Overview
The prediction has a mean pLDDT of 84. Predicted 3D model of a 119-nucleotide RNA (SAM riboswitch aptamer (S box leader)) from Kytococcus sp. RNAcentral holds the sequence, with entries from Ribocentre. It matches the Rfam family "SAM riboswitch aptamer (S box leader)". Its Rfam clan is "SAM clan".
């Protein structure tokens, strides 16, 4: 980045600096925040996408390679309030009801985030 694939469940906090808003955008809601949020720096941790390693199956004359699985965590990222905080668009369902609505689940989508690929 008007592209493609996977995931968005779980998990993981301390210190220093700063000083007013903050969690992508718009709106609403519910939250966090002068008992210092957000951010930055240092340390610590979580996880296991990529890489590395091992096993199996397949392709290849071969170097090697595709897929699946596994354990580790020294490499490259990522992450460490709230389900991606929730809703918004489409389609079901359940309950209540003064029949006009209200409340609560579910599935999908959009947007976004992270990794990988490609450009």
């Nucleotide at each position: 980045c008007a592209u493609c694939c996977a995931u968005c469940a779980c998990g993981a906090c301390c210190g220093g600096c700063c000083g007013a808003g903050g969690g992508a955008u718009c709106a609403g809601g519910a939250c966090c925040g002068a008992a210092g949020a957000c951010g930055c720096c240092g340390g610590g941790g979580c996880a296991a996408c990529c890489g590395a390693c091992g096993u199996g199956c397949g392709g290849g004359c071969g170097a090697c390679u595709g897929c699946a699985c596994g354990g580790a965590a020294u490499g490259g990222u990522g992450c460490c309030a709230c389900c991606u905080c929730c809703u918004g668009c489409g389609g079901g369902g359940a309950g209540c009801c003064u029949c006009g609505g209200c409340u609560c689940g579910c599935c999908g989508g959009a947007a976004g985030a992270u990794g990988g690929a490609g450009c």